A computed fold for a 75-nucleotide RNA from an Actinomycetales bacterium, annotated as c-di-GMP-I riboswitch aptamer.

RNA sequence: CAGCGAAAAAGGCAAACCCUCUGCGAGGAGGGGACGCAAAGCUUCGGGGCCCCCUGGGUCGGCCGAGCUACCGAA
Repeated sequence: CAGCGAAAAAGGCAAACCCUCUGCGAGGAGGGGACGCAAAGCUUCGGGGCCCCCUGGGUCGGCCGAGCUACCGAA
């Protein structure tokens, strides 16, 4: 440096569900809450799901892949 990912350490994220607000909707924001996650960080590029007022527009990305970046260090 690349790869790998522990019954390790430190730290991180936060599904379902509940409350408030918001959007026609898929959904989104904040708070609570933890099923999980080694990129469950970022991009939203390809595929895919979903919604709508369907030659089109939007939404998710914790569905798969891709690109970029990153903490720790046993085998």
The organism belongs to Actinomycetales, within Bacteria. It was read from a public genome assembly, where an Rfam model found it. Rfam family: c-di-GMP-I riboswitch aptamer. Its family is annotated with cyclic-di-GMP binding in the Gene Ontology.